[in-house]
Context: one part of a larger RNA
Molecule: small-subunit ribosomal RNA, central domain
Organism: metagenome
RNA sequence: CUGGGCUUAAAGAGUCCUUAGGCGGCUCGGUAGGUGAGGUGUGAAAUCCCACGGCUCAACCGUGGAACUGCGCUUCAAACCACCGAGCUUGAGGGAGAUAGAGGAAAGCGGAACUGAUGGUGGAGCGGUGAAAUGCGUUGAUAUCAUCAGGAACACCGGUGGCGAAAGCGGCUUUCUGGGUCUCUUCUGACGCUGAGGGACGAAAGCUAGGGGAGCGAACGGGAUUAGAUACCCCGGUAGUCCUAGCUGUAAACGAUGAGCACUAGUUCGAGGGGACUUCCACAUCUUCUUGGACGUAGCGAAAGUGUUAAGUGCUCCGCCUGGGGAGUAUGGUCGCAAGGCUGAAACUC
Repeated sequence: CUGGGCUUAAAGAGUCCUUAGGCGGCUCGGUAGGUGAGGUGUGAAAUCCCACGGCUCAACCGUGGAACUGCGCUUCAAACCACCGAGCUUGAGGGAGAUAGAGGAAAGCGGAACUGAUGGUGGAGCGGUGAAAUGCGUUGAUAUCAUCAGGAACACCGGUGGCGAAAGCGGCUUUCUGGGUCUCUUCUGACGCUGAGGGACGAAAGCUAGGGGAGCGAACGGGAUUAGAUACCCCGGUAGUCCUAGCUGUAAACGAUGAGCACUAGUUCGAGGGGACUUCCACAUCUUCUUGGACGUAGCGAAAGUGUUAAGUGCUCCGCCUGGGGAGUAUGGUCGCAAGGCUGAAACUC
C1' cells in the first nucleotide's frame, strides 16, 4: 500500500460556518467526452505460453501458432456517468398564521443571607474540634434590636423539565436580538450534503491595563495530628474569584459515540404544537409532527451493553488509528506579552 478499524482495547477534530474538492432528486429532448460493441492499423526480434522437431535425454536450439491484456483511426449504440436545452415538486429555502423556552446583549429594580460601621440592651465568655489549641473578648466580644454601607450569588418554583452549534444559560421588569416547533400547502424550483485549507465561537485557570473587593480562598503565617506531616482538621490570609477592554485557545471540551439522508417490532413516562370524536366547551380517548428519557424485539457486539436519539441495515463526505516505553519529549516551523499552544520525530529499549 491493499486491508481492517475508531463507546470502554490505538483511534471522532471542543463546536459551528464556509472555499476548493468529492457526492447528489424526478421527467423529456439532444450531444457523444467517459462507457459498450464491431472493423482496421500498429503493438520489432528475443522472452513467456501451446504444438511439433534437432543435439542419446535435459538444459539449450529450431519451426509454426497463440499471446503482447496497450495505443491510434474509424463505424455503430445511447441504458448509466458527463455536458447542453426544457420542465416537475417530494429534497432545500421563502411566505402567512400560531406558539414554547434559564438562547444572546444592555439598562434598571428587588428580597433573604453575609461582612463591616454607628448606636441601644446586656455582662463573661465566644468560637472551634474526634479532643484541643492558635484566634476573638471587661478598650465590653458572642447574643439581641435599630440605622447605614458594601460586594457577590439568586432559596422555594426546579423537574432523567426547557433553550443553545458547542462552551454554556436560572430573582424580576423593560428595550434590542438569534434560532426552533406546529399548521396552511401560498411561492421559488435541486437553490442540496459534506467540507482539505480558512474563519468565528470556545468552561476553569492564567496574562495585560483600569476599577472593585462582602464571602470564599491557591501561596503564605500560626494551632493541632503524626515517627515525620512541606497534607487531610482548625484560626487567619494575599493573588484570584466580580466588572470593563484586550490576550490566551486548552479540559474526563464525555454520549469517552463526526455530520447528513433513507430504511428496520413494540411498550411506557415527560415537554411543545395540530387534528378527529364528543351537539358546543372542558376532561377523557384516538391520531399526527417535533423533542427529552426508561424498558425492550430482531439485529449487532469480545463482552459490558446497544437497540427508530443504533453501537442495526445501507449510501455520501470529512477527521483519526496501526504494539508498550522513549514522548506529546527533541528539533525545525508557526502563533502567543508570558505561561504555553499547534504541528511533531529518532536513537535506544521491552